[in-house]
């Protein structure tokens, strides 16, 4: 220098192909249970979907540019 892939909740990730409600597990907070704690049960999503721009009635999702990261080629 060229190419492919990844970036979504505190953590690990799904959802993107085929545009329309932002989600799961773990963790966390509160309540129940217990002498107390753990386990268990109930309730609560806590978020600038990496950034900017474009297309569209509508973008996490499509297009362009950029940033960070992993790998391959040279």
């Nucleotide at each position: 220098g060229g190419g492919u892939c990844c970036u979504u909740a505190g953590c690990u990730c799904a959802g993107u192909c085929u545009g329309g409600g932002a989600g799961a597990g773990c963790g966390c907070a509160c309540g129940g249970c217990u002498g107390a704690a753990g386990a268990c049960c109930g309730u609560g999503g806590u978020g600038u979907c990496c950034u900017g721009g474009g297309u569209u009635c509508a973008a996490a999702u499509c297009c362009c540019a950029g940033a960070g990261g992993a790998c391959c080629c040279a």
The RNA shown here (transfer RNA) has 74 nucleotides and comes from a Candidatus Woesearchaeota archaeon. It matches the Rfam family "tRNA". Rfam classes the family as a transfer RNA. The sequence was found in a public genome assembly. NCBI's taxonomy places the organism under Archaea, Nanobdellati, Candidatus Woesearchaeota.